Annotation
Transfer RNA from Candidatus Portnoybacteria bacterium RBG_13_40_8, 74 nucleotides, folded computationally. It was read from a public genome assembly. Rfam family: tRNA. By type it is a transfer RNA.
RNA sequence: GCGCAUGUAGCUCAGUUGGUUAGAGCACGGCUCUUAUAAAGCCGGGGUCCUUGGUUCAAAUCCAAGCAUGCGCA
Numbered sequence: 001g002c003g004c005a006u007g008u009a010g011c012u013c014a015g016u017u018g019g020u021u022a023g024a025g026c027a028c029g030g031c032u033c034u035u036a037u038a039a040a041g042c043c044g045g046g047g048u049c050c051u052u053g054g055u056u057c058a059a060a061u062c063c064a065a066g067c068a069u070g071c072g073c074a
Stems, first nucleotide, its partner, number of pairs: 001073007010026004019057001028044005050066005
């Protein structure tokens, strides 16, 4: 330099046939339970879905460029 893949909550990921509120587990906070802790149960906070632009009535999802990471080729 070229090609491919990935980028969504603090972490690991789902959701990609465009459409009704953006979710799960772990972590974090509160409550119950306990002498106390842990475990278990319940409740809650936390996201402009990597960035910019475009298409569309409507974009995490489609298109383009860029950025980051990984893999392969040279």